Context: one part of a larger RNA
RNA sequence: UGACGGGGGCUCACACAAGCGGUGGAGGAUGUGGCUUAAUUCGAGGAUACGCGAAGAACCUUAUCCUAGAUUUGACAUGCUUGAGAGUCUCUAUGAAAGUAGAGAGUGCCCUUCGGGGAGCUCUUGCACAGGUGCUGCAUGGCUGUCGUCAGCUCGUGUCGUGAGAUGUCGGGUUAAGUCCCUUAACGAGCGAAACCCUUAUCUCUAGUUGCCAGCGGGUCAAGCCGGGGACUCUAGAGAGACUGCCGGUGUCAAACCGGAGGAAGGUGGGGAUGACGUCAAGUCCUCAUGGCCUUUAUGUCUAGGGCUGCACACGUCCUACAAUGGUACGGACAAAUGGACGCUAAGCCGCGAGGUGGAGCAAAUCCCAAAAACCGUGCCUCAGUUCGGAUUGCAGGCUGCAACUCGCCUGCAUGAAGCCGGAAUCGCUAGUAAUCGUAGGUCAGCAUACUACGGUGAAUGUGUUCCUGAGCCUUGUACA
Numbered sequence: 001u002g003a004c005g006g007g008g009g010c011u012c013a014c015a016c017a018a019g020c021g022g023u024g025g026a027g028g029a030u031g032u033g034g035c036u037u038a039a040u041u042c043g044a045g046g047a048u049a050c051g052c053g054a055a056g057a058a059c060c061u062u063a064u065c066c067u068a069g070a071u072u073u074g075a076c077a078u079g080c081u082u083g084a085g086a087g088u089c090u091c092u093a094u095g096a097a098a099g100u101a102g103a104g105a106g107u108g109c110c111c112u113u114c115g116g117g118g119a120g121c122u123c124u125u126g127c128a129c130a131g132g133u134g135c136u137g138c139a140u141g142g143c144u145g146u147c148g149u150c151a152g153c154u155c156g157u158g159u160c161g162u163g164a165g166a167u168g169u170c171g172g173g174u175u176a177a178g179u180c181c182c183u184u185a186a187c188g189a190g191c192g193a194a195a196c197c198c199u200u201a202u203c204u205c206u207a208g209u210u211g212c213c214a215g216c217g218g219g220u221c222a223a224g225c226c227g228g229g230g231a232c233u234c235u236a237g238a239g240a241g242a243c244u245g246c247c248g249g250u251g252u253c254a255a256a257c258c259g260g261a262g263g264a265a266g267g268u269g270g271g272g273a274u275g276a277c278g279u280c281a282a283g284u285c286c287u288c289a290u291g292g293c294c295u296u297u298a299u300g301u302c303u304a305g306g307g308c309u310g311c312a313c314a315c316g317u318c319c320u321a322c323a324a325u326g327g328u329a330c331g332g333a334c335a336a337a338u339g340g341a342c343g344c345u346a347a348g349c350c351g352c353g354a355g356g357u358g359g360a361g362c363a364a365a366u367c368c369c370a371a372a373a374a375c376c377g378u379g380c381c382u383c384a385g386u387u388c389g390g391a392u393u394g395c396a397g398g399c400u401g402c403a404a405c406u407c408g409c410c411u412g413c414a415u416g417a418a419g420c421c422g423g424a425a426u427c428g429c430u431a432g433u434a435a436u437c438g439u440a441g442g443u444c445a446g447c448a449u450a451c452u453a454c455g456g457u458g459a460a461u462g463u464g465u466u467c468c469u470g471a472g473c474c475u476u477g478u479a480c481a
Stems, first nucleotide, its partner, number of pairs: 001481002003478003007475007015465002019429005026320008034311002042053002065306007074129001078128003083123003088105007109118003131295002134293003140289002142284003145280001147278001152191006158167003171182003197272004202240007212229002216227003243266001246260005322422001326381007339368002343362002348357003388419001393414007435457007
């Protein structure tokens, strides 16, 4: 100087408390361990692995993951070299394919002294080399997680100390903050904090189509449907607005705090992006790049089939429930944000339905996906393993795709399991939040209970810091570094 303490003081955080809803019990989905297997590819492992890499394993993907069959200048790149052939196209045999073996059609471009030469392409011989998701993340770059959006981490000059170092950065207040003020052997500065950026909440101006429709006219069963209009909503550009600016009180004539006014918004208005010096030899050599090592008729490459989906079991994360604040049938209403040409697909018709047919419109504020659902109204069910719950299984179908057996999704009929609120323990959340309800997108031929966004309905509790956990500052002890 640090680190540590079942030392002390101060402070903070969904850390506890106060509440709400979960997990742990059931069935299923998914990941992991284990077991099994010819193989069940590899990585990730307390917090910081386990719906993680994977924004989607039937083939492909896919990987020395297995079983087979092939191939060796190679699937891919550059250069040299031997020989042959235009390029190119067709066919046969064998085969699971890849491949192997063979047959046939055809004879281009530029120069030409008509002998030939050249460019490019293909095959072939040989050589340099290619290739490796092989090893080492404890050789590395880059990227990422965590402490933590915590308030810290340092430097120049000066001063003090033999020195390591100290001071500044301490102290008194204050703040979300090393934020600011005062004091002061320190005076200044940098990286962080804050601000600048995006979005959301209010208003003004500009603009008015594909959006809107108040007033005027037309028109319809109805509909901005039409003439028209720019008021309103909205769209998207530019501005305004919030700064402790104003008032009162407290306070060291300070910083600031408390209350109030005005205001759409008040003291960082809400949310996001943004992550200091460093820590964990944290993660990744399988994104990529790269040193070294290894491999080179194989650890490279191609192909077929299988596996990654295997199931006595254990754990994590979710979905659906156990019902009446509910289930079901019919009727009625209200979003936002996306996506669309190898695409989204309307009306109509067929089918109980998945779907089929059909083909209007739309490269989209125009057309389409599109029905929002919780909600509201009415009827039935009346507390039961039920009109709850939907697993499982049988049969019949639909869709995608060469192909749904291993191993896809969906529909109809039938079947109708466990489950009556969950032990010890444990998780999330302080407001448009939790809870709950649907919608869309990426991936994608097909496949979503996952992920990422979007809106609808919309609480309870707390204003405390004794305790548990973690963190910051000061101080103290130490046989630790």
Model confidence (mean pLDDT): 81 of 100. Predicted 3D model of a 481-nucleotide part of an RNA (small-subunit ribosomal RNA, 3' major domain) from Rhodopirellula sp. SM50. The sequence was found in a public genome assembly. Its Rfam family is "Bacterial small subunit ribosomal RNA". NCBI's taxonomy places the organism under Bacteria, Pseudomonadati, Pirellulales, Pirellulaceae, Rhodopirellula.